[in-house]
RNA sequence: ACUGGAUAAAGGUAAAACCAUUGAAAAAUGGUGACACAAAACUAUAGGGGCUAACAUGUACAAUACAUCACGCCAGCCAGUUGCCUAG
Numbered sequence: 001a002c003u004g005g006a007u008a009a010a011g012g013u014a015a016a017a018c019c020a021u022u023g024a025a026a027a028a029u030g031g032u033g034a035c036a037c038a039a040a041a042c043u044a045u046a047g048g049g050g051c052u053a054a055c056a057u058g059u060a061c062a063a064u065a066c067a068u069c070a071c072g073c074c075a076g077c078c079a080g081u082u083g084c085c086u087a088g
Stems, first nucleotide, its partner, number of pairs: 002088004012037002017032006035076001041081003047078002049074003056068004
């Protein structure tokens, strides 16, 4: 340096659920809690994919409802970048 994660060692993160807060929502933050994870580290207009739809536009229309739309959100969906230890 390349390819791996069987065996270790030191560790690390923290699903769901519950509580509080923020938000229109998706969701996020904190606490509790561990489902799981060899990258569950970082990156979200400068790849793909998914979620929400406030505002806006259109239709309908008494109120309302429906449809479209993200520089809003998700990286623990794929992916890009970087990294600990160890085996060959």
A computed fold for an 88-nucleotide RNA from Lederbergia lenta, annotated as c-di-GMP-I riboswitch aptamer. The prediction has a mean pLDDT of 86. The organism belongs to Lederbergia, within Bacteria. RNAcentral holds the sequence, with entries from Rfam. The model forms 95% of the base pairs in the Rfam consensus.